A computed fold for a 61-nucleotide RNA from Pseudothermotoga sp., annotated as Fluoride riboswitch aptamer (crcB RNA motif). Lineage of the source: Bacteria > Thermotogati > Thermotogae > Thermotogaceae > Pseudothermotoga. The sequence was found by an Rfam model in a public genome assembly.
RNA sequence: AAUCUUGUUGGCGAUGGAGUCCGCCACAAUCGCCCAGUGGGCUGAUGACUCCUACCGUGAG
Numbered sequence: 001a002a003u004c005u006u007g008u009u010g011g012c013g014a015u016g017g018a019g020u021c022c023g024c025c026a027c028a029a030u031c032g033c034c035c036a037g038u039g040g041g042c043u044g045a046u047g048a049c050u051c052c053u054a055c056c057g058u059g060a061g
Base pairs, nucleotide, nucleotide: 009026010025011024012023013022016052017051018050019049020048021047032042033041034040035039
């Protein structure tokens, strides 16, 4: 100096916040999907569950 492993801590999981659980990463994890593909189209505030906020649609007052 490089590589591997362990522990601690922290971070991340396609647009916000909180709780629980799960997974991943150690400068990486992460940065959606489809098609006739450098253009066009589609879904969702979750990794999963619950709640709140924002957005969209319908009905009533």